[in-house]
RNA sequence: AGAGGCGCAGCGUGUCAGAAGUAUGCGCCGGUGGAAGGCCCGCGGCAGGGCCGUUGCCGGUGCGGAAAGGGGCCGCUGCCGAAGCGGAGGCGUGCCGGGCUUCUGCUGGGCAGGCGGAGAAUAUCCGUCUGACUGUCGCAUUUUGCGGAGAGCU
Repeated sequence: AGAGGCGCAGCGUGUCAGAAGUAUGCGCCGGUGGAAGGCCCGCGGCAGGGCCGUUGCCGGUGCGGAAAGGGGCCGCUGCCGAAGCGGAGGCGUGCCGGGCUUCUGCUGGGCAGGCGGAGAAUAUCCGUCUGACUGUCGCAUUUUGCGGAGAGCU
């Protein structure tokens, strides 16, 4: 420097479905009271503390009615431990989630299926197991078979 191929990841005022006739809003009825709610203390949630004080909160019904995360397609960019996951530490309040970062462990790759988790979801993602396929190297009895791992192979 290069290869594996439905190859990996990121970005987008792109496009489509979906989220969903859901949340919020308005009207009516009923219930609820320092209840509920609001503001400050990290990016968000919960808890805790302080301040404010009735504006609220819950259920039913009628009218109206979104968005985000995630996903398919398209385009662009970076690449081939690409990338994903687990463990420990650090960074911002106590916990959780998420983000960034250091060290370390596992996984060659995509696909199908089973199980488990996340999710609104039969989409999709993650983990694990099984199966054949595929690339690469090694060995051999070389039509093929067996085995190894990417810190590999050419």

About this RNA:
RNAcentral holds the sequence, with entries from MGnify. Lysine riboswitch aptamer from a pig gut metagenome, 154 nucleotides, folded computationally. Rfam family: Lysine riboswitch aptamer. Rfam describes the family as follows. Riboswitches are metabolite binding domains within certain messenger RNAs that serve as precision sensors for their corresponding targets. The coordinates come from a structure-prediction model, not an experiment, and the mean pLDDT is 78.